[in-house]
Molecule: RNase P RNA; transfer RNA
Organism: Frankiaceae bacterium
């Protein structure tokens, strides 16, 4: 200097004018006396994602939630958490020269299945080319004992070829007609058992064994463990309006409902369903203080916890947070000036995207830009 | 809020227990006609909506994401 890799943080800034919303004061008109409607004046008003809603919970109402079957999730170990599918340290695997990265990571000796072409054969494999042995037959040479070569029939083997992602260990030796874990060292990998180390996954190390065992569960399926529903339109108060009819099923031998997969138990229960008809569709509370936020010290390797002190001014309901102008700030192009660090001018951009019951996480979009750790490379000392 | 579909060639849709993508129309190119059209013969033109993953092999499974639609309160 270059080239990479991981973490964290901002994500404009000040000032004029207009305008939008809750709430506060003052105020005008109405009023069924509860308020409504406007007018001024003051404060206060999005975010790292408020975003997808892809997980997980709090809350709220059905038994403060129960059994089984059915579905559904999750899936290495150990720990944080209300909780999680999320974080965090480790193990195993895998990629990178390295810092680092990925990874649904349980069982394929319970079962079912699939493995296309290509190749002989793809799962209790197989012989197409080649190697070995026999029997027969044709050719040649012959010193007449054989020998050599060419083609058939039977048989033996899995070394060499060949085909595939994927051929039922590997390397040397003995062995053999040729061959083979057939034998034998030595690796590799299965099983057992042992001994060390770790909470735990695992990991080192040794000893016996048969001598070898294919992949695919992001196929179906097994095994472990979790999951009751349903959502702020959840519920609740309060006011307002209306007219009834008509089948058809029930009332303790129970319709229907909690129960929105089904079954049982449990509770409630006098009313329910279906069609005509006729109303209403306000208002308020739930509603923002919560597993909050920061900083310090402590405890952990860490992700968190624990504990003192500060801090803490969106709350709409057809749903406000906006527009314009000046300075500056930042990026960027051009042009000039300087040896260089840099200066002037002028021109262009400033993102992604906005609450709606909260909170924890994961995604995914983002103009600019800032801080640290650490890696490889090259040169200098 | 809360559940389910769709995406493949211009275009309409086939492709489903994972094997290397078709089918009609439209399109190119040649015949046949003085010319067109119709007939006839070829011909596949395609990031299977994007990224990744598992797998020997992904349109197909999985996970994420865009976009489009529909249903119910």
């Nucleotide at each position: 200097c270059g080239a990479g890799c991981c973490g964290g943080c901002c994500g404009g800034g000040c000032g004029a004018c207009c305008g939008c919303g809750u709430c506060a004061g003052c105020u005008g008109c109405c009023u069924u006396c509860g308020g409504g409607c406007g007018g001024u004046u003051g404060c206060c008003g999005a975010g790292g994602a408020a975003a997808g809603u892809c997980c997980g919970g709090g809350c709220u109402c059905c038994a403060c939630a129960g059994g089984g079957c059915a579905g559904g999730g999750u899936g290495g170990u150990c720990g944080g958490u209300a909780a999680c599918a999320c974080c965090g340290a480790c193990c195993c695997g895998g990629g990178g020269u390295g810092a680092c990265c990925c990874g649904c990571g349980g069982g394929a000796c319970a079962g079912u299945g699939c493995c296309a072409c290509a190749g002989a054969g793809a799962a209790c494999a197989g012989u197409c080319c080649g190697c070995c042995g026999g029997c027969g037959u044709c050719g040649g040479c012959u010193u007449c004992g054989g020998c050599c070569g060419g083609g058939g029939c039977c048989g033996g083997c899995a070394a060499g070829g060949g085909u595939g992602a994927a051929a039922c260990g590997g390397u040397g030796g003995g062995g053999u007609a040729a061959g083979a874990g057939c034998c034998c060292a030595c690796c590799a990998g299965c099983g057992u058992c042992c001994g060390g180390g770790g909470u735990g996954a695992c990991c080192c190390g040794g000893a016996c064994g048969g001598c070898u065992c294919g992949g695919c569960a992001a196929a179906c399926c097994c095994c472990a463990c979790c999951c009751g529903g349903a959502g702020c339109a959840a519920g609740g108060u309060c006011a307002g309006a209306c007219a009834g009819g008509a089948a058809g099923c029930g009332u303790u031998c129970g319709a229907g409902g909690g129960c929105g997969g089904c079954c049982c138990g449990c509770c409630c229960g006098a009313g329910c369903u279906u069609c005509c008809g006729g109303g209403u569709a306000g208002a308020c509370c739930g509603c923002u203080a919560g597993a909050g936020g920061u900083u310090g010290c402590c405890g952990g390797c860490a992700a968190c916890g624990g504990u003192a002190a500060c801090c803490g001014g969106a709350g709409a309901g057809g749903g406000a947070u906006g527009g314009u102008c000046g300075c500056c700030g930042c990026c960027u192009c051009g042009g000039c000036c300087g040896c260089a660090g840099g200066g002037c001018c002028g021109g262009g951009g400033u993102a992604c995207a906005g609450a709606a019951c909260c909170c924890g996480g994961c995604u995914u979009a983002c103009a600019g830009g800032c801080c640290g750790a650490c890696u490889c490379g090259u040169c200098c000392g | 809020g809360u559940g389910g579909g769709u995406g493949u060639a211009g275009c309409u849709c086939a492709g489903c227990a994972g094997g290397u993508a078709g089918a009609g129309c439209a399109c190119c190119g040649g015949g046949u006609u003085g010319u067109g059209g119709u007939c006839c013969c070829g011909g596949g033109u395609g990031u299977c909506g994007c990224g990744g993953g598992u797998u020997c092999a992904a349109g197909u499974c999985c996970c994420g994401u865009c976009a489009c639609u529909c249903a119910c309160c």